[in-house]
Order: sequence, then structure tokens, then C1' cells
RNA sequence: AUAUUCAAAGGGCAAAUACGCAGAAAUGUGUAGACGCAAAGUCACAGAGCUAAUGGUAUAUCCGAUGCUGGCUGGGCCGCAAUA
Repeated sequence: AUAUUCAAAGGGCAAAUACGCAGAAAUGUGUAGACGCAAAGUCACAGAGCUAAUGGUAUAUCCGAUGCUGGCUGGGCCGCAAUA
């Protein structure tokens, strides 16, 4: 430097749920808590999904992202350990 992730060490993250806060919502966040994770680090670039406030006209609990999800898939960037 490249490839790989069976096992191990030291560590890391933290689902559901409860409570508080922010938000129209999706969702985020703090504390408690661990279902899991070798990228469960990071970037909304492509796909997919969620919400629908402002707005639209067909007035339907319809459409619609500029709002979200990286713990949905692919891709970019970066990184620990071990093995070859």
C1' cells in the first nucleotide's frame, strides 16, 4: 500500500420504551435504558421511504418538499483492530 472480517483485546455507538425540550408534522435532541451495529463515522449525490406547514384546485382527511430518514439500498470521503 492492497484485500478480507472467523475469533480476540482495548474502546465506541445506542433500538424499543419513559420523561423533558424544539417542531405544523415527520423527526431531532437531553437523561434513563440496551435491541442490535466493524463503519450504527460522515456527505441527502442516485434510488426508496416518511411528513404536508406555506401553497394548489379538483375541496378530496386530494396533490405537493423547500422539511426529514445514513439504524433502508447504492455511491463519495475518512477511520480503529486483527489476518493475509
A computed fold for an 84-nucleotide RNA from a Bacillales bacterium, annotated as c-di-GMP-I riboswitch aptamer. Of the family's consensus pairs, 100% are formed in the model. NCBI's taxonomy places the organism under Bacteria, Bacillati, Bacillota, Bacilli, Caryophanales. Its mean pLDDT, the model's own confidence on a scale to 100, is 86. It was read from a public genome assembly, where an Rfam model found it.